[in-house]
RNA sequence: UUGCGUUAAAGGUAAAUCCAUUGAAAGAUGGAGACACAAAGCCUACGGACCUAAGGUCAAAAAAUUCUUUGGCUAUGGUGGCCGGGUUGCCAUA
Repeated sequence: UUGCGUUAAAGGUAAAUCCAUUGAAAGAUGGAGACACAAAGCCUACGGACCUAAGGUCAAAAAAUUCUUUGGCUAUGGUGGCCGGGUUGCCAUA
């Protein structure tokens, strides 16, 4: 430096759930808590996938003349613990 993650050693992160805050929601942050994870470290202004629909828009209904309700579509919102990819890194081993 590259490959690799079988056996270790030192460690690390923190799922579900609960509480608080925040958000229209998906979700996020902090505390508790551990399902799991060899990158479950970081990057969404690299690509795909998925989640949500405030705002916008279309349709329908009711009311009555432009307000309300319902449904559909839509990301500029979100998930790196969805995948590919990029990038940084501990130890053992070859």